[in-house]
């Protein structure tokens, strides 16, 4: 330099054009317990950035950035 893949919550993953972006775990609060752990209930927290298509984009298209793989 060329080609391909990935980017969603602190972390690991769903959602494949449409109803409030969901789950696990972690964190915080409450309950339970003499205390802790475990368990139960609840709360907050996310679509890498910029454009395009569309009535509607996490999803489709283009560019950029970061990471991974291959080729030279």
């Nucleotide at each position: 330099g060329c080609g391909g893949g990935u980017a969603u919550a602190g972390u690991u993953c769903a959602a494949a054009g449409g109803c409030u972006a969901g789950a696990a775990u972690a964190u915080c609060a409450g309950g339970u317990u003499u205390c802790c752990a475990a368990c139960c209930u609840g709360a907050g927290g996310a679509u890498g950035c910029g454009g395009g298509u569309u009535c509607u984009a996490u999803u489709c298209c283009c560019g950029c950035u970061a990471c991974c793989c291959g080729c030279u």

Record summary
A computed fold for a 72-nucleotide RNA from a Patescibacteria group bacterium, annotated as transfer RNA. The organism belongs to Bacteria candidate phyla, within Bacteria. The RNAcentral record of the sequence draws on ENA. It matches the Rfam family "tRNA".